Predicted 3D model of an 87-nucleotide RNA (transfer RNA) from Sporothrix epigloea. The source organism's lineage runs through Eukaryota, Pezizomycotina, Sordariomycetes, Sordariomycetidae and Sporothrix. Its mean pLDDT, the model's own confidence on a scale to 100, is 80. Its Rfam family is "tRNA".

């Protein structure tokens, strides 16, 4: 330097022109379930902390810019970072 591949929530991953960008992990918040403290003379209660489990939410200007179209994550094109041949 030259080809080719990848770039989507904190991570990970689907979507090949047209619906509200899906989904998995983590998160928050609310139920709960269990264990061990705290309060209490004892029980019942309340509770702070961690877990079972369920429910519900919030988080993407699709790596940037620019262009084609009646619409672009998707097609073009420049350029950025990563990768791999190859020189």
């Nucleotide at each position: 330097g030259a080809u080719c591949g990848u770039g989507u929530g904190g991570c990970c991953u689907a979507g090949u022109g047209g619906u509200u960008a899906g989904g998995g992990c983590a998160u928050g918040u609310c139920c709960u379930u269990u264990a061990c403290a705290g309060u209490u003379u004892c029980g019942c209660g309340c509770c702070a902390u961690a877990u079972c489990g369920g429910a519900u939410g919030g988080g993407a200007u699709c790596g940037c810019a620019g262009g084609u179209u009646c619409g672009a994550c998707c097609c073009c094109u420049g350029c950025c970072a990563c990768g791999a041949u190859c020189a």